[in-house]
RNA sequence: GCGGAUGAAACCUAGGGUUCCGAUCUCUUCACAGAGAUGCCUGGUCCAAGAGGUUUCCACCGGCCUUGCCGGUUGCACGGAGGGACAAAAGCCCGGGAGAC
Numbered sequence: 001g002c003g004g005a006u007g008a009a010a011c012c013u014a015g016g017g018u019u020c021c022g023a024u025c026u027c028u029u030c031a032c033a034g035a036g037a038u039g040c041c042u043g044g045u046c047c048a049a050g051a052g053g054u055u056u057c058c059a060c061c062g063g064c065c066u067u068g069c070c071g072g073u074u075g076c077a078c079g080g081a082g083g084g085a086c087a088a089a090a091g092c093c094c095g096g097g098a099g100a101c
Base pairs, nucleotide, nucleotide: 007057008056009055010054011053012052015047016046020044021043022041023038024037025036026035027034059073060072061071062070063069064068076096078099082094083093084092
């Protein structure tokens, strides 16, 4: 200097807003039900981390009693602004980006 590889998912969490539920307030009704508003409403549903967690798988290496089994490895990681999606927002996506070192 050149080339290749450094993987995936599920369940969660930090966090996030407000489609639904709930809650609160207002209106309406003989009553039941209903309508609207509110996320600087704790919450449930929901979204959610490259640089957060756990687990499993893939891959690679070694061994063995080889239609498989056992063990090991899977490193490092500071980061705007702006834009985008879903109802909306976000540590989601653009993005291991622009930059910095």
Overview:
Guanidine-I riboswitch aptamer from uncultured Synechococcus sp., 101 nucleotides, folded computationally. NCBI's taxonomy places the organism under Bacteria, Cyanophyceae, Synechococcales, Synechococcaceae, Synechococcus.